[in-house]
RNA sequence: UCUGCUGUGGGCGAUGGAGUUCGCCCUAACCGCGUCCGCAAGGGACGCUAAUGACUCCUACACAUUC
Numbered sequence: 001u002c003u004g005c006u007g008u009g010g011g012c013g014a015u016g017g018a019g020u021u022c023g024c025c026c027u028a029a030c031c032g033c034g035u036c037c038g039c040a041a042g043g044g045a046c047g048c049u050a051a052u053g054a055c056u057c058c059u060a061c062a063c064a065u066u067c
Base pairs, nucleotide, nucleotide: 009026010025011024012023013022016058017057018056019055020054021053032048033047034046035045036044037043
């Protein structure tokens, strides 16, 4: 210096917070989808879903109804 294992700890999972749980990562995990322009890449334009990885709650936003 590199690699592997173990222990401990931490981090991540397309927009916030908390609990539970699952998966992933050790400088990585992660950074949504579709259409068009373009040889490609990069880039640009337009459109769509969603505050969850999953469940529940709160908050924000949106729609509808009632008072």
A computed fold for a 67-nucleotide RNA from Acidobacteriaceae bacterium ZG23-2, annotated as Fluoride riboswitch aptamer (crcB RNA motif). The sequence was found by an Rfam model in a public genome assembly. The prediction has a mean pLDDT of 77. The model forms 100% of the base pairs in the Rfam consensus.